[in-house]
RNA sequence: GCUCCCGUCGUCUAUCGGCUAGGACGCCGCCUUCUCAAGGCGGAAAGGUUGGUUCGAUUCCAGCCGGGAGCG
Numbered sequence: 001g002c003u004c005c006c007g008u009c010g011u012c013u014a015u016c017g018g019c020u021a022g023g024a025c026g027c028c029g030c031c032u033u034c035u036c037a038a039g040g041c042g043g044a045a046a047g048g049u050u051g052g053u054u055c056g057a058u059u060c061c062a063g064c065c066g067g068g069a070g071c072g
Base pairs, nucleotide, nucleotide: 001071002070003069004068005067006066007065010025011024012023013022018055027043028042029041030040031039048064049063050062051061052060
C1' cells in the first nucleotide's frame, strides 16, 4: 500500500428500516434477615464519527477514526 471482518450501557451480547434500543453480569435503592450471603422488586447506564439514501437509519451506502486478519 491492497483486500476482508468488526465497532451498541462499566463488561459480554441481542436488535434481517418504525427504537420509548432488549437481556445477562456488575453498580445503586427498597423488601426479606439478628447480621451477611442468597432470593424478590425497582432504578441509572449505550449505537465511534462526518456526510448520503429514506417519510423515518443502530440497521443501507461512502469517507474518516479505532481494532483485528490475510496478501505484498